[in-house]
Context: one part of a larger RNA
RNA sequence: GAACGAACGCUGGCGGCGUGCCUAACACAUGCAAGUCGAACGAGAAAGCUCCUUCGGGAGUGAGUAGAGUGGCGCACGGGUGAGUAACACGUGGAUAAUCUGCCUGAUAAUCUGGGAUAACAUUUCGAAAGGGAUGCUAAUACCGGAUAAGCCCACAGUCUCUUCGGAGACAGCGGGAGAAGAUGGCCUCUUCUUGAAAGCUAUUGUUAUCAGAUGAGUCCGCGGUCCAUUAGCUAGUUGGUAGGGUAAUGGCCUACCAAGGCAACGAUGGAUAGCUGGUUUGAGAGAAUGAUCAGCCACACUGGAACUGAGACACGGUCCAGACUCCUACGGGAGGCAGCAGUGGGGAAUUUUGCGCAAUGGGGGAAACCCUGACGCAGCAACGCCGCGUGAGUGAUGAAGGUUUUCGGAUCGUAAAGCUCUGUCAAGAGGGAAGAAACCUCCAACGGCUAAUACCUGUUGGAAUUGACGGUACCUCUAGAGGAAGCACCGGCUAACUCCGUGCCAGCAGCCGCGGUAAUACGGAGGGUGCAAGCGUUGUUC
Numbered sequence: 001g002a003a004c005g006a007a008c009g010c011u012g013g014c015g016g017c018g019u020g021c022c023u024a025a026c027a028c029a030u031g032c033a034a035g036u037c038g039a040a041c042g043a044g045a046a047a048g049c050u051c052c053u054u055c056g057g058g059a060g061u062g063a064g065u066a067g068a069g070u071g072g073c074g075c076a077c078g079g080g081u082g083a084g085u086a087a088c089a090c091g092u093g094g095a096u097a098a099u100c101u102g103c104c105u106g107a108u109a110a111u112c113u114g115g116g117a118u119a120a121c122a123u124u125u126c127g128a129a130a131g132g133g134a135u136g137c138u139a140a141u142a143c144c145g146g147a148u149a150a151g152c153c154c155a156c157a158g159u160c161u162c163u164u165c166g167g168a169g170a171c172a173g174c175g176g177g178a179g180a181a182g183a184u185g186g187c188c189u190c191u192u193c194u195u196g197a198a199a200g201c202u203a204u205u206g207u208u209a210u211c212a213g214a215u216g217a218g219u220c221c222g223c224g225g226u227c228c229a230u231u232a233g234c235u236a237g238u239u240g241g242u243a244g245g246g247u248a249a250u251g252g253c254c255u256a257c258c259a260a261g262g263c264a265a266c267g268a269u270g271g272a273u274a275g276c277u278g279g280u281u282u283g284a285g286a287g288a289a290u291g292a293u294c295a296g297c298c299a300c301a302c303u304g305g306a307a308c309u310g311a312g313a314c315a316c317g318g319u320c321c322a323g324a325c326u327c328c329u330a331c332g333g334g335a336g337g338c339a340g341c342a343g344u345g346g347g348g349a350a351u352u353u354u355g356c357g358c359a360a361u362g363g364g365g366g367a368a369a370c371c372c373u374g375a376c377g378c379a380g381c382a383a384c385g386c387c388g389c390g391u392g393a394g395u396g397a398u399g400a401a402g403g404u405u406u407u408c409g410g411a412u413c414g415u416a417a418a419g420c421u422c423u424g425u426c427a428a429g430a431g432g433g434a435a436g437a438a439a440c441c442u443c444c445a446a447c448g449g450c451u452a453a454u455a456c457c458u459g460u461u462g463g464a465a466u467u468g469a470c471g472g473u474a475c476c477u478c479u480a481g482a483g484g485a486a487g488c489a490c491c492g493g494c495u496a497a498c499u500c501c502g503u504g505c506c507a508g509c510a511g512c513c514g515c516g517g518u519a520a521u522a523c524g525g526a527g528g529g530u531g532c533a534a535g536c537g538u539u540g541u542u543c
Stems, first nucleotide, its partner, number of pairs: 001543004006539005013389006019382002021347001026345003030342003035073003040070002048061005080300003090224007099217002104213008112146004121136006152177003156173001158171005182205006191198003226272003233263003238260008275297004279290004302323005325336004353379001355378003361375001362373004392422004402413004426484001428479005436470001442464008487532005492513003498527005508515002
């Protein structure tokens, strides 16, 4: 000199864009942060309103709505934190002929026929509660049989191609094995009943099997990036083999048996510290330091352990067990997990609102309308940072008054002020007033598909209409009027800037040298000056 997620002191007008618990991975009151689907399924209220009434009630509507339940998809994403981890965790480059991949895209072949339950519900029962138990009824795209098998899987044998020589792929053969679910809209040409519907036709969507793609993930390997030798030896599933188990998959991953290996001064083992990277800061560079925000990867979710479900978890707002802590209890037993967003206590030098909205972008569910979304978009607080603007401009010499100083002549503050002439940024008030919105859906038109059909359904294109938290904000215009808006540090040298008074080795200053003991440009005050400026200094850290 530069930089900062900074803090402290003094001061503080506005705006834009960013940033904001670095400490206790300490404990948490309260609210919200993951739901959705009636076009999978059965069942199904109430208030209110209207009518009737024997005044007990009943009927209709509300409404096949709400709220539950079965089932599907999602909850493994998004969001947080950096405790652990010196490791194939990360970065980079490869391998997978050792693997998986829901939803999505393309292609092919199918979607046949049966069955028994169960929740909800009703009755009953245990319990303070949390939560259960029993009996009876019922549905499905829930569950379970059977059929079929172009592909697919397994075993056998054959040909070709490739090969890391282990094997892999393709083709055709024989034997064995494994599938499925329907829903919604429309139509009556064919078939059946014949009003109109259906087991019929049709459109959309779903389901099953297989192949391929895309995406995502698992595993393995080469190389790279901390400190300590005042850590020198470490290791029995240890190192390798065979066989088996296990996994989506290789492998001591696990087990049995066999052999005795494996690592290490090119630093094993042990200890300390630490999430890694793109980057960031500084520097001419080499390098050094660092890893907030943003992005990629990893790890974790009160502490430790475990599996279940699932395409995917050994799962932050799931389950089970143990522990610590907190809460409820009828003392028998139960409930909880903010390192999500706000917020509270505590710790600390120190870090914000218990805000608005799903309008946009993105995500989940749904055919869609739509619902959910503390992701996100915005607003609030904080000079915490960067950037921009303003606090007026011109003129004005009796060089006013006043302050300071003086050699008493004057000098200086100083064109500074006053005065005169203007301007109107920002702030204030008034009026107008956005872009961010393109769509989905709906309606209209045209052209396709299906069809007997100009119906219906459906696809594409064009048009119309609808949707804004921010926000009456940005922005524009007008009104009035210099009015509301300057401080902080320093002035001995380094280092830009000097005099007076007070003090008298005292009080004090100080980054280094050093100043102060009676004329202190170094302490304290004043006048003047210098530097930066809505900031300025100090402290801390890095280069």
RNAcentral holds the full RNA, with entries from ENA and SILVA. This is a predicted structure of a 543-nucleotide part of an RNA (small-subunit ribosomal RNA, 5' domain) from an uncultured delta proteobacterium. Its mean pLDDT, the model's own confidence on a scale to 100, is 84. Rfam family: Bacterial small subunit ribosomal RNA. Gene Ontology terms of the family: structural constituent of ribosome and ribosome.